[in-house]
RNA sequence: UGAGUUCGCCGGACGGCCGCGGCGUCCCCUCCGGGGACGUUGAGGAAAGUCCGGACUCCACAGGGCACGGUGCUGGGUAACGCCCAGGCGGGGCGACCCGACGGACAGUGCAACAGAGAGCAGACCGCCCAAGCUGCCGGACCGUCGGUCCGGCAGCCGGCAAGGGUGAAACGGUGGUGUAAGAGACCACCAGCGCCUCGGGUGACCGGGGCGGCUCGGCAAACCCCACCGGGAGCAUGGCCUAGCAGGGACCGAACGGCCCGUUCGAUGGUCCCGGGUAGGCCGCACGAGGCCGGCGGCGACGCCGGUCCCAGACAGAUGGCCGUCACCGGCUUCGGCCGGGACAGAAUCCGGCUUACAGGCGGACUCGCCGC
Numbered sequence: 001u002g003a004g005u006u007c008g009c010c011g012g013a014c015g016g017c018c019g020c021g022g023c024g025u026c027c028c029c030u031c032c033g034g035g036g037a038c039g040u041u042g043a044g045g046a047a048a049g050u051c052c053g054g055a056c057u058c059c060a061c062a063g064g065g066c067a068c069g070g071u072g073c074u075g076g077g078u079a080a081c082g083c084c085c086a087g088g089c090g091g092g093g094c095g096a097c098c099c100g101a102c103g104g105a106c107a108g109u110g111c112a113a114c115a116g117a118g119a120g121c122a123g124a125c126c127g128c129c130c131a132a133g134c135u136g137c138c139g140g141a142c143c144g145u146c147g148g149u150c151c152g153g154c155a156g157c158c159g160g161c162a163a164g165g166g167u168g169a170a171a172c173g174g175u176g177g178u179g180u181a182a183g184a185g186a187c188c189a190c191c192a193g194c195g196c197c198u199c200g201g202g203u204g205a206c207c208g209g210g211g212c213g214g215c216u217c218g219g220c221a222a223a224c225c226c227c228a229c230c231g232g233g234a235g236c237a238u239g240g241c242c243u244a245g246c247a248g249g250g251a252c253c254g255a256a257c258g259g260c261c262c263g264u265u266c267g268a269u270g271g272u273c274c275c276g277g278g279u280a281g282g283c284c285g286c287a288c289g290a291g292g293c294c295g296g297c298g299g300c301g302a303c304g305c306c307g308g309u310c311c312c313a314g315a316c317a318g319a320u321g322g323c324c325g326u327c328a329c330c331g332g333c334u335u336c337g338g339c340c341g342g343g344a345c346a347g348a349a350u351c352c353g354g355c356u357u358a359c360a361g362g363c364g365g366a367c368u369c370g371c372c373g374c
């Protein structure tokens, strides 16, 4: 200096004016309540997708099992997780590094398009071979007379082979030799792989070494399935408290009979009170929390412990907006004094831990490969 890998961070700053939501203090009007002044506070790294995991609330619940759903190498972290850290194995990259649902295919059921001869106890299209058997032709020998026997050669049939070619994602180990008519783990050596035994290292996944075996039947489980582990359901528009009106229930009050009380009848409208359920509405939930920042200690790390310090949005159909000035950043023009223009993705709604996705522009740390110079 060029090309990359990875981890972390920022996402304009300050000030003024106007407007809006929350809170506090004070003042005014006042029937509930409303208004004003001052102060203070007011979005994000993803507030998003709502994909996982929890807290919390309500409902259900003896225990066990079935069904259903999820997860799936090992060891840790955590409240928990499908997240994170460290490691193992496999794959990719020259490398830094990246990716992987990464248990089981001798429990069972199933699948494999197209191509191809053959795709799960498979197969012979091209090819290689005629050793055995049969037929034909040619040549030779013999018997003997126009037919046999034997030998050799050629062609074919019946066959043998699975080396080589070819198809495919995948064709029942690879290389070399022995062997054979041609061949083949048919046999042998080495290698790869599988199984068993064993030694050493590691908490473990696993790694390294030695021996033996039969020579070797593979792929797919984000197909059903088997194994292990986890999971009760609904979600803050949940849930709880107070409660006007209307409807419901009860008591009393009214009128008639009657001297009075009880009683009966009428009216069932109206008034008063009470009751429980509960709507509008109000309040709680609801803003102090697995909390932020700083420092120390333990740990490779995720993270944990200790000390100090800070208080940091709470609407209810939803406030967080606009203008101006100075500076910073980016782009263009420049007479180098300046002038003009621009600011991504997006926006809380019970809260928290993650994952994923979107994002103009910028900063820092560590590392890799190449080139140049000393």
Stems, first nucleotide, its partner, number of pairs: 001370010012327007020042010044345001048356002051354005056235004068231005073087005088102001089100004103226002108224002110220002125165002127161003133157011173191006192216001194213008239284004248275006254266004291310008329342005
About this RNA: Bacterial RNase P class A from an Acidimicrobiia bacterium, 374 nucleotides, folded computationally. The source organism's lineage runs through Bacteria, Bacillati, Actinomycetota and Acidimicrobiia. Rfam family: Bacterial RNase P class A. It is annotated as a ribozyme.